[in-house]
């Protein structure tokens, strides 16, 4: 300090699902819980994936309603970049 592993010590995170809660949704935040996780710490930078309130288009009995398209929303527990970190071996 590149590596590489998480036996050992010390510890950390928490998925589904409920249940409050914000929000139009996706989804987020609290609690209960643990499927997992060596970065499941941090970051929407590049693919992806989810959502469409609002816009725009088309249809219509036209300020409503159907449809479709759209990120400016969301995902870091999809992937890859980037930032930083614990303990063993080295």
């Nucleotide at each position: 300090u590149a590596g590489u592993g998480a036996c050992g010590a010390g510890g950390g995170c928490a998925a589904a699902a409920c249940c409050g809660u914000c929000g139009a949704a996706a989804g987020g935040c609290g609690g209960u819980g643990a499927c997992g996780c060596a970065a499941a710490g941090c970051u929407a930078c590049g693919a992806a994936g989810c959502u469409a309130c609002c816009g725009c288009a088309u249809c219509u009995a036209c300020u409503c309603g159907a449809u479709g398209c759209c990120a400016a929303g969301c995902u870091a527990g999809u992937c890859g970049g980037g930032c930083u970190g614990u303990c063993g071996c080295g």

c-di-GMP-I riboswitch aptamer from a Gemmatimonadaceae bacterium, 90 nucleotides, folded computationally. The prediction has a mean pLDDT of 85. The sequence was found by an Rfam model in a public genome assembly.